[in-house]
This is a predicted structure of a 353-nucleotide part of an RNA (small-subunit ribosomal RNA, central domain) from an uncultured archaeon.

Context: one part of a larger RNA
Order: sequence, then structure tokens, then C1' cells
RNA sequence: UUGGGCCUAAAGCGUUCGUAGCCGGCUUGGCAAGUCUCUCGUUAAAUCCAGUGACCUAAUCGCUGGGCUGCGGGAGAUACUGUCAGGCUUGGGAGCGGAAGAGGUCGACGGUAUUCUCGGGGUAGGGGUGAAAUCCUGUAAUCUCGGGAGGACCACCAGUGGCGAAGGCUGUCGACUAGAACGCGUCCGACGGUGAGGGACGAAAGCUGGGGGAGCGAACCGGAUUAGAUACCCGGGUAGUCCCAGCUGUAAACUAUGCGGGCUAGGUGUCAGUGUGGCUACGAGCCACUCUGGUGCCGCAGGGAAGCUCAUAAGCCCGCCGCCUGGGAAGUACGGUCGCAAGGCUGAAACUU
Repeated sequence: UUGGGCCUAAAGCGUUCGUAGCCGGCUUGGCAAGUCUCUCGUUAAAUCCAGUGACCUAAUCGCUGGGCUGCGGGAGAUACUGUCAGGCUUGGGAGCGGAAGAGGUCGACGGUAUUCUCGGGGUAGGGGUGAAAUCCUGUAAUCUCGGGAGGACCACCAGUGGCGAAGGCUGUCGACUAGAACGCGUCCGACGGUGAGGGACGAAAGCUGGGGGAGCGAACCGGAUUAGAUACCCGGGUAGUCCCAGCUGUAAACUAUGCGGGCUAGGUGUCAGUGUGGCUACGAGCCACUCUGGUGCCGCAGGGAAGCUCAUAAGCCCGCCGCCUGGGAAGUACGGUCGCAAGGCUGAAACUU
């Protein structure tokens, strides 16, 4: 390379937007670039194929004809691709309607508990453990009642519930703001899909500057345990955890399953909305059925090495991107690039097996 793959064997970029590229709905007409047919020229000789001849035969060689492949000119065909012009509405988008939601940013307010502090009551222990000790306490602790300060968090509701592209998002209220679903079928009329580079977002930890610091708590210091104990358990405790501004750009960033579209038995929950019917304590109320979109479970065919998966596919197809090619050396070295650094991204080989 041909080919085969990517849930768990190596392999889906953390996510998304989007440039180039690649791919692209139904329909009418023009053109004829791709495509197809015919024809002419060319495609040196040798080689190849067929016929025939020479050498006893073969290899080999000669002659004649043909072919191959590419290119160029001319004539024609128009299904498909392309292109130009026109039309359409199913893809896509816009609009309108009433609902749902921890979607985002900012602000205000609240709640319980822990800690500290002040005052009252009260007196000898408290705390901690498997058992202890370190530790706190007569400068009055623990306990209890009341006042105050401060920071973090948001019980119940709460649900294989919801929302978000992913990371993620949960006290209440307000302001601003984004997206999806359902219904109508009003408008635009292919405006679409994917997406190399590139941009943006991106848990925790970490970094820079400034605040804040209640609880928790790497490091660290003690007490235990133990042969030892740089641990597990206990008492303390600094960074950090919190806020603002900036950086970092990684995770088992997992559904270990890229995105979009079409097709392919069912059953049963749940969330949002629609429609129909019934009930009504007329309340955005309750019940049954239907449809659409999401989210779970079970399961046929099919798939799979199996586990399993099964309309939310890992089934059957199409389009586009990313990635894999034995283990180790190694996500290392070197170079490049980004970063304040930590380090990130890109990413080998010798050698070994």
C1' cells in the first nucleotide's frame, strides 16, 4: 500500500462553533467540462499476442498483421455528475401561541449548624479511642440560657426527576440573557451535512496579584499502634478550599460508544407538550387513549469472541472527520511551539522481547 478495524483486545479529538475541502432534496430547460460512442493522427525500435518462415527441434531470430496504454484533433449521445437559468416544499431556517426546566451572568435578601466572643446560671471534669494518650479545663472548661461577630454551606422537597455542547448546574426573590420541546402550517425556498487548519468554552489540583479565612485540611508537629509505622486511628495545623482579576488546558473530561440522515417486531415506566373522550370538589384539577420530543428498564430479528447490545444499536445503509497497526524502552529523548512556573501539545530511535 491493498485490506481490516476503533464499548471492554491497539484505536472516537474533553466539548462546541466554523474556514478550506469532501458530500448534497424534488423538478423543467439550455450547455456539453466530467462520462460514453465513432473516427483521424500520434503513442520510435525492441517487448506482448496471432499467423508464417529460418536453424534437425527448442531457446533465439526474420517477415506480416494486431493489440495495449496515454495524449491531441474532429463528429455525435445527454441517463448520471457538473454548470447556467427557472420552479417546488418534504431538509433547514424564520414567525406566532401557550407551557416546562438546579441553563448562564449580576444583584438583593434569608435559614439551620459549626467556630469565636460578651453576659447570666452552674462545678469538676471534658474530649477522644478497640483501649489509650497527646489535648482543653480552677484566668471556671464541658453543659445550659440570652446577645453579638464572621465565613462557608444550602437539610426536607429530591425522583435511574429536570436543564446544558461538554465541563457542569440545587435556599428565596428580582433584573438581564441563551437554548430545546410541543402546536399552527403563516413566511423564506436547499439557504444543508461534516469539518483538516483555526477560534471559543473547559472539573479538581496548581500558578500570579489583591481580598477573605468559620469549618475542613495536603505539608508539618505531637499522641498511639507496630519489629519498624515517613501510614491507617487520635489531638493540633500551614498552603489550599471561598471572592475578584488574570494564567494553566489537563481527568476513568466515561455511555471507556465522533457528528448528521434514512430504514428495521414489541412490552412497560417516567418528564414536557398536543389532540380526543369522560369525571368534576369548575382549580394551570383528576382519569383513559393518541401523537411528538426527551429520559430509563425488558426484549424479537439481527449483530457480537463473549459479556452483552437491540429504534437512545454495538442491526441494515449513506456522507464527513478523528484515530489504531505486537509488548517494553515511552507519552521518554531530541527539535519545534505554548506557559510565569509546574508543565501542556507535537513526538521518535537504538536496544530488548
The coordinates come from a structure-prediction model, not an experiment, and the mean pLDDT is 87.